[in-house]
Context: one part of a larger RNA
Molecule: large-subunit ribosomal RNA, domain II
Organism: marine sediment metagenome
RNA sequence: GCCGGGGAGUUCACGGCUGUGGCAAGCUUAAAGGCUCUAAAAAGCCUGCAAGCAAAGGGAAACCAAAACGCGCGCAGUCAGCUUUAUGCUGAUGAGGCGCUGGGUCUGAAAGGGCCCGAAGUCACGGCUAUGAAACUAGAAACCGGGCGAUCUAGCCCUGGGCAGGUUGAAGCCAGGCGAAAGCCUGGUGGAGGACCGAAAGGGUGCUGACGUGCAAUUCGCUCCGUUGACCUGGGGCUAGGGGCGAAAGACCAAUCUAGCCCGGUGAUAGCUAGUUCCCUCCGAAGUGGGUCGCAGCCCAGCCUCGAGUGAGAUCGCUGAUGGGGUAGAGCACUGAUUGGAAAGUAAGGGGUCGAAAGACCUCGCUUUUCUUUCAAACUCCGAAUCUACCAGCGUCGUAGACCUCGAGAGACGGGCCAUAGGGGGUAAGCUCCUAUGCCGAGAGGGGAACAACCCAGACUGUGGUUAAGGCCCCAAAGUGCUGGCUAAAUGUUAAACUGAAAGGCGUCGUCAGCCUUAGACAGCGGGGAGGUAGGCUUAGAAGCAGCCACCCUUUAAAGAAAGCGUAACAGCUCACCCGUCGAGGCUGACGGCCCUGAAAAUGGACGGGGCUAAGCCAGCCGCCGAAACCUCAGGGCACAACCGCAUAGGUUGUGAUCCGGUAGGAGGGCGUCCCGACUGGGCAGAAGCUGGGCCGUGAGGUCCAGUGGACCGGUUCGGGAUUGAAAAUCCCGGU
Numbered sequence: 001g002c003c004g005g006g007g008a009g010u011u012c013a014c015g016g017c018u019g020u021g022g023c024a025a026g027c028u029u030a031a032a033g034g035c036u037c038u039a040a041a042a043a044g045c046c047u048g049c050a051a052g053c054a055a056a057g058g059g060a061a062a063c064c065a066a067a068a069c070g071c072g073c074g075c076a077g078u079c080a081g082c083u084u085u086a087u088g089c090u091g092a093u094g095a096g097g098c099g100c101u102g103g104g105u106c107u108g109a110a111a112g113g114g115c116c117c118g119a120a121g122u123c124a125c126g127g128c129u130a131u132g133a134a135a136c137u138a139g140a141a142a143c144c145g146g147g148c149g150a151u152c153u154a155g156c157c158c159u160g161g162g163c164a165g166g167u168u169g170a171a172g173c174c175a176g177g178c179g180a181a182a183g184c185c186u187g188g189u190g191g192a193g194g195a196c197c198g199a200a201a202g203g204g205u206g207c208u209g210a211c212g213u214g215c216a217a218u219u220c221g222c223u224c225c226g227u228u229g230a231c232c233u234g235g236g237g238c239u240a241g242g243g244g245c246g247a248a249a250g251a252c253c254a255a256u257c258u259a260g261c262c263c264g265g266u267g268a269u270a271g272c273u274a275g276u277u278c279c280c281u282c283c284g285a286a287g288u289g290g291g292u293c294g295c296a297g298c299c300c301a302g303c304c305u306c307g308a309g310u311g312a313g314a315u316c317g318c319u320g321a322u323g324g325g326g327u328a329g330a331g332c333a334c335u336g337a338u339u340g341g342a343a344a345g346u347a348a349g350g351g352g353u354c355g356a357a358a359g360a361c362c363u364c365g366c367u368u369u370u371c372u373u374u375c376a377a378a379c380u381c382c383g384a385a386u387c388u389a390c391c392a393g394c395g396u397c398g399u400a401g402a403c404c405u406c407g408a409g410a411g412a413c414g415g416g417c418c419a420u421a422g423g424g425g426g427u428a429a430g431c432u433c434c435u436a437u438g439c440c441g442a443g444a445g446g447g448g449a450a451c452a453a454c455c456c457a458g459a460c461u462g463u464g465g466u467u468a469a470g471g472c473c474c475c476a477a478a479g480u481g482c483u484g485g486c487u488a489a490a491u492g493u494u495a496a497a498c499u500g501a502a503a504g505g506c507g508u509c510g511u512c513a514g515c516c517u518u519a520g521a522c523a524g525c526g527g528g529g530a531g532g533u534a535g536g537c538u539u540a541g542a543a544g545c546a547g548c549c550a551c552c553c554u555u556u557a558a559a560g561a562a563a564g565c566g567u568a569a570c571a572g573c574u575c576a577c578c579c580g581u582c583g584a585g586g587c588u589g590a591c592g593g594c595c596c597u598g599a600a601a602a603u604g605g606a607c608g609g610g611g612c613u614a615a616g617c618c619a620g621c622c623g624c625c626g627a628a629a630c631c632u633c634a635g636g637g638c639a640c641a642a643c644c645g646c647a648u649a650g651g652u653u654g655u656g657a658u659c660c661g662g663u664a665g666g667a668g669g670g671c672g673u674c675c676c677g678a679c680u681g682g683g684c685a686g687a688a689g690c691u692g693g694g695c696c697g698u699g700a701g702g703u704c705c706a707g708u709g710g711a712c713c714g715g716u717u718c719g720g721g722a723u724u725g726a727a728a729a730u731c732c733c734g735g736u
Base pairs, nucleotide, nucleotide: 001736002735003734004733005732006731011133012132013131015129016128017127018126019125020124021123022122023121026053027052032047033046034045035044036043057064058063067101070100071099072098073097077093078092079091080090081089082088102117103116104115105114106113107112136275137274138273139272143265144264145263146262147261148260154239155238156237157236158235159234160233161232162231163229165197166196167195168193172189173188174187175186176185177184178183202225203224206222207221209220210219241257243253244252278670279669280668281667282666283665288301289300290299291298292297303411304409305408306407307406308405309404313397314396315395317394318393319392320391322389323388324387329382330380331379335376336375337374340371341370342369343368344367345366346365349364350363351362352361353360354359415440416439417438419437420436421435422434423433424432425431445456446455447454460635461634462633464631465630466629470625471624472623473610474609475608479622481621482620483619484618485617486616492612493611503597504596505595507594508593509592510591511590512589513588514587515586516585524581525580526579527578528577530554531553532552535549536548537547560575563574564573565572636660637659638656639655640654641653642652643651644650671725673722674721675720676719677718678716679715680714681713682712689708690707691706692705693704694703695702696701
C1' cells in the first nucleotide's frame, strides 16, 4: 500500500417552538400503595388533590384592581336581487380580523405617557432547537496530588587497588678555594617537582575521515591530550523533584531534565487541526454595517430556508410632470497660485548721478489700476449627462394570496477577478482601501492554442434540426469565395489580457491649398555677369569679400559698391541676375493611410504549428461550419387549479413563454441493516452466506436464474425500538 472487521450529533434534566391526541375554565398527578392477570418481566385499573401551570394586571413597595361588546369598517362564508352565464354586478348579514370608545394601574399639579383588559389552557407522546452536564470523534505543550528511583551520572564519606622505561637535577650535606666576618665561588653528593619525553590506565583534539535502515540510539581508523597527581579505579554508604548535586555547561539525577519517572485528578482544556458513513426532490446564501482584551472567535442587524397570520395592492423597468443637487466640463466674477507689459502713486527701504550742504533726479522695490498668459480636492459668475424624492400613465407581479407582520432553523462575518467606469494611498505591484454593475466563488457547455472570473450562453432526460460567439489552405467541421484599394517590411497572419514611445524617413499611396508654366516653366548644358571704381574711412596693405560708414549713378537683355571659395594684397573660380538650347508639366506647404528606423537578456524557438505575398491590412457583399443556447418530438419531476375521495394518501384532467445549474445551509419524501409485537410464508426434493449473469426502479436498492454451500431464513401500503449505512481521521486491530 491493499483486503477484512471496528470507527464519530448520544443520553438525562430543564426551557422555547411546532405536530398529533385526551380533557377543557380548567388540566395533571409525584413519591408511595393496592387490585386483576401471568411461569416471570411487563401491561391495565384504582387510591394518593401534596405540589405545578392556567384563569388579572399595574407598581420598587405600601397598595389598588379591569368591556361578560357601547359604536363603526370589513375578508371568507351565507342570503337576496339584477343583468344574464360572466366563476359577473349590487345589497344585506358577517365568525375570525381591524379601528374607535371605555376601563385597571403606575407616573404627574395637570396635560400627556408606560404596561395591561372583550377568557384558552393543560397533560401525554413525536420532531427541531437552546442551556447544563465529557456532550459529534480524535489530538496537546502543561497544572496538582501520592508514590518509585543516585546499579547511569554529580558531589561527598568509609575501605582497598594501580601508574613500563628514560630525562632534568631544587633544598640540604661534604670537600676545596677566598674573606675580618656575614658569606661567596668551584667540584661532588643528594634526589625535590600539580617538572620533561613516553607505554599501560584515563581522555576524546583534528581529519568536520569511515559509518550514517551503522558493528554501535555516539562505534571504527589515523592523529592528538595526558601518565606522582586538583591522578585513575574496585567495593560499601549519603544527598530526591521546585528538590538534590554542580571547578557553572542549565550540566547531571537510569538512552528522559529551563524542573525525573509511575499512577491518579482525567474523557483536563484547546476560539486550533483532521475526520464525520445511504438515495432522490424543492429553495438557496455570505465574506457587509455596528460591538467586542476584538482582528483564526463570538453577539446583534443585513443576506438564505420553513411555517403561520392578514386580505389588496406591490414595483427594481419605460415615458412624462414637479422638485433636489453643484459633479464632469468650463471659467477667473470671489479665495489662493501664476507669465509678460503699461500707467499712476510712494521716496520711511537698496543702488546710482549731480551738489559744499540742504536737496533734486534716475533706477530697483512696494502699493493700486489696467491689458495679457496659465491653474485649483478643501476656488465658482456658470454648469450638464447621469442620479434621486414624489405623482401620473404604460409594462411586470399579485385573491392559484403579492406587499406586510409574527414565529422556528441556519450558514456566513478570510473573498476574488475582469471589465468597465469613478476615486483615496503608493515610484510601482498578480499592491492596498472604497463606490456602481457584472462574473467566479456556488456555473457545466461552445470560443479565446493551453487559461476560475474575457466573448457567446445559464446544463431535468433522450431524438432530430437552426443558430450565437468565433471561424471556413492543411493539422481541423466549413470559401484556396467575390469586388475595389493598400503593404514588400514575413510588416503581418494577436479583440484585449500578452507593450512598443518621444523623435525621425526624397519608402510609397491619397486629399487640400498657393505659386510658376507653349508669351516656354523646373532641372541640365552653352554664353554674358560690365563701366564711374581699387566708393569713402581705416590700414604696412584693405582692390566686392579683416573692420567702420554709405550702398549711389551710368551702359544695358542683365549684372549686388557683392552671397561663397580664394590672395600678403592683387589675380583667379563660382553665385545672384539676363540670354540661348530643350519641350511639358514643375515648385512649396498642410493633412491622412500603410511601411521603415528608433527596437538590448541570458540552453535553440516560437503567428497554436505547418506554412502564407495572401492564407496580411482596409472597405463592401454572398454562402457555409459551429454549443447542453433556440425550435421540434417523446418522457420524467415539481408547483398550482378543478373533480372523485374523510384526507395533505391515491386517482383523472388541465395550466406553467414567464418552473426543474448549484457550495455552506434550510425543508420534504424515501431505500437498506439489526431487534420486538401482530399477521402470514419458505427450507436437506437444499436456508443463510458467496461467485457469475438476466430483468425492474431517477436512485438508495429490488427480484429472478445458474453454480457453490450445507441449516436455518423471509414477507407485510402494519406498528414500535435502535450501539443503523464507511474511502479517507500520518484512524484502531488482524491478515497479506